[in-house]
Context: one part of a larger RNA
Molecule: small-subunit ribosomal RNA, central domain
Organism: metagenome
RNA sequence: CUGGGCGUAAAGGGUGUGUAGGCGGAAUUUUAAGUAGAAAGUGAAAGGUUGGAGCUCAACUCCAACACUGCUUCCUAUACUGGAAUUCUUGAGUCCCGGAGAGGAAGAUGGAACGACACGUGUAGCGGUGAAAUGCGUUGAUAUGUGUCGGAACACCAAUGGCGAAGGCAAUCUUCUGGACGGGUACUGACGCUGAGACACGAAAGCCAAGGGAGCGAACAGGAUUAGAUACCCUGGUAGUCUUGGCCCUAAACUAUGUUCACUAGGUGUCGGGGGUUCCCCUCGGUGCCGCAGCUAACGCAUUAAGUGAACCGCCUGGGGACUACGGCCGCAAGGUUGAAACUC
Numbered sequence: 001c002u003g004g005g006c007g008u009a010a011a012g013g014g015u016g017u018g019u020a021g022g023c024g025g026a027a028u029u030u031u032a033a034g035u036a037g038a039a040a041g042u043g044a045a046a047g048g049u050u051g052g053a054g055c056u057c058a059a060c061u062c063c064a065a066c067a068c069u070g071c072u073u074c075c076u077a078u079a080c081u082g083g084a085a086u087u088c089u090u091g092a093g094u095c096c097c098g099g100a101g102a103g104g105a106a107g108a109u110g111g112a113a114c115g116a117c118a119c120g121u122g123u124a125g126c127g128g129u130g131a132a133a134u135g136c137g138u139u140g141a142u143a144u145g146u147g148u149c150g151g152a153a154c155a156c157c158a159a160u161g162g163c164g165a166a167g168g169c170a171a172u173c174u175u176c177u178g179g180a181c182g183g184g185u186a187c188u189g190a191c192g193c194u195g196a197g198a199c200a201c202g203a204a205a206g207c208c209a210a211g212g213g214a215g216c217g218a219a220c221a222g223g224a225u226u227a228g229a230u231a232c233c234c235u236g237g238u239a240g241u242c243u244u245g246g247c248c249c250u251a252a253a254c255u256a257u258g259u260u261c262a263c264u265a266g267g268u269g270u271c272g273g274g275g276g277u278u279c280c281c282c283u284c285g286g287u288g289c290c291g292c293a294g295c296u297a298a299c300g301c302a303u304u305a306a307g308u309g310a311a312c313c314g315c316c317u318g319g320g321g322a323c324u325a326c327g328g329c330c331g332c333a334a335g336g337u338u339g340a341a342a343c344u345c
Base pairs, nucleotide, nucleotide: 004316005315006314007299008298012313014201015200016199017198021194022193023192025088026087027086028085029084030083031082033081034080035077036076037075039073040072041071042070048066049065050064051063052062053061054060091191092188093187094186095184096183097182098181103177104176105175106174107173108172109171110154114150115149116148117147118146119145120144121143125136126135162169163168206247207246208245209244210243211242215241216240220236221235222234223233258312259311260310261309262308263307266290267289268288269287270286271285272284273283274282275281276280294301295300318345319344320343327338328337329336330335
């Protein structure tokens, strides 16, 4: 090198853009590098294989042929792959029209709830629990009314719904902006697929600086419970949660299912388009459920495949040691990434 695999047994990179590389639609001409055939040269000897011969046999030695699967040169073939040239429209993209959407960024605005403050009414409790207590309250609480201020989140609509590459995205309005989809089939003419490195994005928590701070709430304090209770329950409460800028780069980052293309029964919901002969039917793109063939160890998957094939990437190779050590790289740190061995079963 060759094998078998990756939904749940070990194994799909968190996601995308894209460099090198790998792979690549239809037609014609050409070339002849790969490919195929023929020939020539070479492929030392020993060794090997086959057939013989010589030591009484064998080992051993000798002779002949073959092999030495290779390399070089030249000739020929041209289906396929490659190179060159020309052309094509189905792949891919552009253009025009149209509607859908919590896609992204910024700004403005709103109501409910909550808390604080001020004033009014009002009086002895409130709060909390399994039951209590800590706590709050006659310096007037809780409750209730009016006003002001503040921060965070947006009930109903709401869906088995939509959008986004993933993370994720939900009050309303405005501005800027990305993508997808349907219809037309005008244009370009293979411009494509994948993608080691690289680059970008990447929940929450955490870190740095400056703000902000209502509610909630690690840590912490107190009250309970308990044999104890560094918990579960209760009363408080700091970081944090929020904003701006900069880091961190990890998740059960999950559909535990990489991306792209082609093909392979149906049925039934739903979202966004188009068409028709419009109680219905056809069609394109998403999103669900059920189900045939097939696949699967089974569970199950089944046109949104885990079926049948193709291209490229990533990854696995018994358990523990070990999401570790050492070293490298990255980070302010926390740590991240890469990633063993001894030993042991």